RNA sequence: GGAGUCGGCCAGACAGUCGCUGCGAUCUUCGGGUCGUGGAGGAAAGUCCGGGCUCCGAAGGACAGGGUGCCAGGUAACGCCUGGGGGGCGCGAGCCUACGGACAGUGCCACAGAAAACACACCGCCUAAGCGCCGCAUGGCGCCGGCAAGGGUGAAAAGGUGCGGUAAGAGCGCACCGCGCGGGUGGCAACAUACCGCGGCAAGGUAAACCCCACCUGGAGCAAGACCAAAUAGGGAAACGAGUCGUCCUCGCGGCGGCAACGUGCGGUCCGUACGUGUUUUCGGGUAGGUCGCUUGAGGAAUGCGGUGACGCAUGUCCCAGAUGAAUGGCUGUCUACGACAGAACCCGGCUUAUCGGCCGACUCCCAUC
RNA sequence: GCCGGAGUAGCUCAGUCGGUAGAGCAACUGAUUCGUAAUCAGUAGGUCGGAGGUUCGAUUCCUCUCUCCGGCACCA
Numbered sequence: 001g002g003a004g005u006c007g008g009c010c011a012g013a014c015a016g017u018c019g020c021u022g023c024g025a026u027c028u029u030c031g032g033g034u035c036g037u038g039g040a041g042g043a044a045a046g047u048c049c050g051g052g053c054u055c056c057g058a059a060g061g062a063c064a065g066g067g068u069g070c071c072a073g074g075u076a077a078c079g080c081c082u083g084g085g086g087g088g089c090g091c092g093a094g095c096c097u098a099c100g101g102a103c104a105g106u107g108c109c110a111c112a113g114a115a116a117a118c119a120c121a122c123c124g125c126c127u128a129a130g131c132g133c134c135g136c137a138u139g140g141c142g143c144c145g146g147c148a149a150g151g152g153u154g155a156a157a158a159g160g161u162g163c164g165g166u167a168a169g170a171g172c173g174c175a176c177c178g179c180g181c182g183g184g185u186g187g188c189a190a191c192a193u194a195c196c197g198c199g200g201c202a203a204g205g206u207a208a209a210c211c212c213c214a215c216c217u218g219g220a221g222c223a224a225g226a227c228c229a230a231a232u233a234g235g236g237a238a239a240c241g242a243g244u245c246g247u248c249c250u251c252g253c254g255g256c257g258g259c260a261a262c263g264u265g266c267g268g269u270c271c272g273u274a275c276g277u278g279u280u281u282u283c284g285g286g287u288a289g290g291u292c293g294c295u296u297g298a299g300g301a302a303u304g305c306g307g308u309g310a311c312g313c314a315u316g317u318c319c320c321a322g323a324u325g326a327a328u329g330g331c332u333g334u335c336u337a338c339g340a341c342a343g344a345a346c347c348c349g350g351c352u353u354a355u356c357g358g359c360c361g362a363c364u365c366c367c368a369u370c
Numbered sequence: 371g372c373c374g375g376a377g378u379a380g381c382u383c384a385g386u387c388g389g390u391a392g393a394g395c396a397a398c399u400g401a402u403u404c405g406u407a408a409u410c411a412g413u414a415g416g417u418c419g420g421a422g423g424u425u426c427g428a429u430u431c432c433u434c435u436c437u438c439c440g441g442c443a444c445c446a
Stems, first nucleotide, its partner, number of pairs: 001366010012335007020039008041341001045352002048350005053221004060271004065217005070084005085099001086097004100212002105210002107206003122151002124147003130143005159177006178201001179199005184193003225292004235283006243259006261277006299318002302315005371442007380395004389426001397413005419435005
């Protein structure tokens, strides 16, 4: 000098001026005015996960359904994050990884191919043994067979190399490599292993197919929900009664006990369980609208300590949008220049997606020079 | 704001354990007719909304994304 990797930060600033809006103070003719102070994001987005909060039987059991899936840790929790292991990519810094189980069972594998699963013989190789024929005979032909080395098909077809062996062959035997199992060693573990021993060798793939195993899981969502409360319209509550069977008596539309039927609620089904069923009398509930929920919170930043880290603990400190036709903006000037994606709506923790330009730190590779 | 559903030929729709996508109407060509319609015979037309992943192979399974449609408070 060039090329690259990882992490973090910013997302115009300042001044003037005209507005909008929450809160506080103050004035008011109750319409509002004045002063002070606060006023979008790293994603406010998608609504994909996890929680808080609220209501539904404080929601119990079983099944079904849904989700997650190497190990350890962090956390309120997670499918997130951190650290580690295995596998893959890169010269490297580093990056990616739905990564439990295919000897529990079932399914699928088009086309091609001989054969697609507890394999196979199309081409090919072999005629040692047995049988038949020919031949004096080495041998030849046929039958019965043998082989899984070579070719070919496919995404996928029963370890590799060499030597031995054989009729030809083959882990058939042996050596090395690879693989599996057991032990030892290291590690909390996943796992690793250069150590020791054993086994000729494990026999397709697919579980983002059904499934099995382990763990987690009730449903709905702030238009949740709570309170106040017009006009209009009629609904709720209380009281009395009430199926059938048995039994008791003071025989009364009586008491007690059992058994049903129907409806409603408990996310679905079943069990279980609670309430209700008809008539009469009497009085409140809801809608429009308003108030609360609504922003002080698993909160921010700082310092110290613990931890490789995610994160945790302690101390003092700060208050930082809360609307409901819904505010957070316009113009001018200066700074070489203002420019992306994009606008809160109950609140947090994540993930994912969109994004102009710039700054800082750590590291890798290549070239040149000293 | 919250919660659901759907994208396949020009239009309306099928497509289930994943094996290379069809139907009706429309279009085009031919026949029939003096001509048109109807009818008959045939033909073409598909990045299965887009991107990535799993798989030998994806309309189908998984993830992200785009577009469109529907529902919501209270009483009954």
Predicted 3D model of RNase P RNA and transfer RNA as a complex of 446 nucleotides. Rfam match: Bacterial RNase P class A. The family's RNA type in Rfam is ribozyme. About the family: Ribonuclease P (RNase P) is a ubiquitous endoribonuclease, found in archaea, bacteria and eukarya as well as chloroplasts and mitochondria.